[in-house]
The prediction has a mean pLDDT of 76. Predicted 3D model of a 91-nucleotide RNA (Glycine riboswitch aptamer) from Bradyrhizobium neotropicale.
RNA sequence: ACGGCCACGUCGGGAGAGACCGGCUUUUGGUAGCCGGCGCCGAAGGAGCAACCGCCCCGGAAACUCUCAGGCAAAAGGACCGCGUGGCUUU
Numbered sequence: 001a002c003g004g005c006c007a008c009g010u011c012g013g014g015a016g017a018g019a020c021c022g023g024c025u026u027u028u029g030g031u032a033g034c035c036g037g038c039g040c041c042g043a044a045g046g047a048g049c050a051a052c053c054g055c056c057c058c059g060g061a062a063a064c065u066c067u068c069a070g071g072c073a074a075a076a077g078g079a080c081c082g083c084g085u086g087g088c089u090u091u
Base pairs, nucleotide, nucleotide: 001091003089004088005087006086007085008084009083011082012081013080018038020037021036022035023034024033025032039072040071041070045068046066047065048064052060053059
């Protein structure tokens, strides 16, 4: 120095699916909160399968599957990508 991994950030990007229905409370009202019902989404987290890595064991392992949790105007959140900083590391 190139690459890899991890953490962090007043940084940039970042999808899907109901501004659904009913009841109660609240507000002049728009609205907001709680409870219930039906429908739907996958990209926080969680769980399952296992192509693959690994000589074997142990172990790791998807954006696939489930939908417990979460979510279904905007905002917020958001896997992941980029950038920056720091640490570790192969050559």